[in-house]
Molecule: SAM riboswitch aptamer (S box leader)
Organism: soil metagenome
RNA sequence: CAUCGAGAGAGGCUGAGGGAACCGGCCCUGUGACGCCUCGGCAACCUGCCCGCCAGGGCGUGGUGCCAAGCCCGGCCGGGUCGCAAGACCCGGGGGAUG
Numbered sequence: 001c002a003u004c005g006a007g008a009g010a011g012g013c014u015g016a017g018g019g020a021a022c023c024g025g026c027c028c029u030g031u032g033a034c035g036c037c038u039c040g041g042c043a044a045c046c047u048g049c050c051c052g053c054c055a056g057g058g059c060g061u062g063g064u065g066c067c068a069a070g071c072c073c074g075g076c077c078g079g080g081u082c083g084c085a086a087g088a089c090c091c092g093g094g095g096g097a098u099g
Base pairs, nucleotide, nucleotide: 001099002098003097004096009039010038011037012036013035017028018027019026022075023074024073025072040067041066042065045063046062048059049058050057051056071095076093077092078091079090080089081088082087
């Protein structure tokens, strides 16, 4: 700096937690989660090749990444709408992930 409402699972091993950490919520999980391995797949950031009217497009070789839920949701800051208030919702930022 760009993207993050799309997309993509089987088998084996293991055996109790997991969704990064803390708090709150919600969810997944002995009908075996999480993790690891193998194979498969998604995607198109980089790469390679091809096309091009030079704006860009295609393929998917190789390198990453990814394959529950919007980045699972909220928390912090700013703005807005509703509300007597508590608070709810929306937008942006911040934070995070990947390149």